[in-house]
Context: one part of a larger RNA
RNA sequence: CUGGGCGUAAAGAGCGCGUAGGCGGAGCCGUAAGUCUGUUGUGAAAGCCCGGGGCUCAACUCCGGAGGGUCAAUGGAUACUGCAGCUCUUGAAGGCACUAGGGGGAGAUGGAAUUACAGGUGUAGCGGUGAAAUGCGUAGAUAUCUGUAGGAACACCAGUGGCGAAGGCGGUCUCCUGGGGUGCACUUGACGCUGAGGCGCGAAAGCUGGGGGAGCAAACGGGAUUAGGUACCCCGGUAGUCCCAGCCCUAAACGAUGGAUACUAGGUGUGGGGGGUAUCGACCCCCCCCGUGCCGUCGCUAACGCAUUAAGUAUCCCGCCUGGGGAGUACGGCCGCAAGGUUGAAACUC
Numbered sequence: 001c002u003g004g005g006c007g008u009a010a011a012g013a014g015c016g017c018g019u020a021g022g023c024g025g026a027g028c029c030g031u032a033a034g035u036c037u038g039u040u041g042u043g044a045a046a047g048c049c050c051g052g053g054g055c056u057c058a059a060c061u062c063c064g065g066a067g068g069g070u071c072a073a074u075g076g077a078u079a080c081u082g083c084a085g086c087u088c089u090u091g092a093a094g095g096c097a098c099u100a101g102g103g104g105g106a107g108a109u110g111g112a113a114u115u116a117c118a119g120g121u122g123u124a125g126c127g128g129u130g131a132a133a134u135g136c137g138u139a140g141a142u143a144u145c146u147g148u149a150g151g152a153a154c155a156c157c158a159g160u161g162g163c164g165a166a167g168g169c170g171g172u173c174u175c176c177u178g179g180g181g182u183g184c185a186c187u188u189g190a191c192g193c194u195g196a197g198g199c200g201c202g203a204a205a206g207c208u209g210g211g212g213g214a215g216c217a218a219a220c221g222g223g224a225u226u227a228g229g230u231a232c233c234c235c236g237g238u239a240g241u242c243c244c245a246g247c248c249c250u251a252a253a254c255g256a257u258g259g260a261u262a263c264u265a266g267g268u269g270u271g272g273g274g275g276g277u278a279u280c281g282a283c284c285c286c287c288c289c290c291g292u293g294c295c296g297u298c299g300c301u302a303a304c305g306c307a308u309u310a311a312g313u314a315u316c317c318c319g320c321c322u323g324g325g326g327a328g329u330a331c332g333g334c335c336g337c338a339a340g341g342u343u344g345a346a347a348c349u350c
Stems, first nucleotide, its partner, number of pairs: 004321003007304002012318001014201004021194003025088004030083002033081002035077007042069001049065006091191001092188003095184005103177007110154001115149007125136002162169002206247006215241002220236004258317006266295011299306002323350003332343004
C1' cells in the first nucleotide's frame, strides 16, 4: 500500500490568479513505450513451503520438487494509456444582439439629524435613573425660532431581494473600469480542469507620517450600586472611529461544508433573461436557461440532518486530520517599525 477520514466528533488553506506537476472530449490511421502473452537465459548454495529418507521421536540433517523478479533478450497481441499524423464540434474561448446589478476606482453634489457658535422669545429649572447623585442652569440653561460652521452616516425604498472570488458593497449625479446572464450557433478547433512553490487581494483592531474631529467612545476622572465593585447603570472624556500615503495579515475570515465536470423524483416562493398561447395591448397561463430560499422522494448519515445550490452516485486535482493536556507554547528559520504573524516540536502527565 491493499483498506480510513475532514457540516456538528481531530481535520477544507480567508479568497483568488497562476508556474511546475497530475488529470483530460469525439472519429480515423500509424507506432508499440506502458499493458497482456509465448520462448530462451538468468534469479548460487543454505533457508522458507510440499513429498520422501536417516539419527528410538523431535530439534537437527540428507534427497527430490515447487516457489521466488519494477530482471534481460527475442517473437507476438493492440482493447485501454502514451507518442506521431489527419479530422471533428458537444468542452473552452471569441463574435453579434439584448440585459440586470449597493461589483471596483475617482470627482462633484443633496436633504434630515446630532453638536457648537451668534442672535431673538422666555424663566427656573434641565438632565439622568430602578431610585438617585455627580453634571448643566439666574453670568439666563432646558424649551422654541432664525442664521452660521463643521464632521460623520445616508431614514423611507429594503426584500430568506441584488452584486462580488472572498473580505465586503446601500443618498444622488458624472467619468473611468471588472465580472455575470439570456438569445443566435457566425469564428477558432480541446485552446480544458486542478494547482506544490510563487504572486495578489484580504473585516475589525493595531502601527508610521500628515490632515480632520460632529456624534460615539477603550483608557481615564467623577456619581451611584455593592460586603467589596478595578464591572453592569449615570455624568464627563482621550486615543480611536473619518481622509491621504505606507505597514500589519488576523477572525465563529462560517454554509464551521475546497475547486471542476457529469448523472439521480417532485412541489412551492422569489430575482434576471428568452420563447409560446391569448389579447388591440398589458396582466394571467405554459415552456427553457441562470441565480437565490423553503419543503420533500431515492440515496446518504452515529444521530441531527443533507437531499439537482447534496452531506446522493462517480471521476480528476489540491489542502488538511491521526487521543486529551503540555501548546498554537519553546527553539530555530522567514516576515514585521512594533504589536506580533507564519512554520512548529519535546520532556512530562492523564
A computed fold for a 350-nucleotide part of an RNA from an Armatimonadota bacterium, annotated as small-subunit ribosomal RNA, central domain. Its mean pLDDT, the model's own confidence on a scale to 100, is 88. The organism belongs to Armatimonadota, within Bacteria.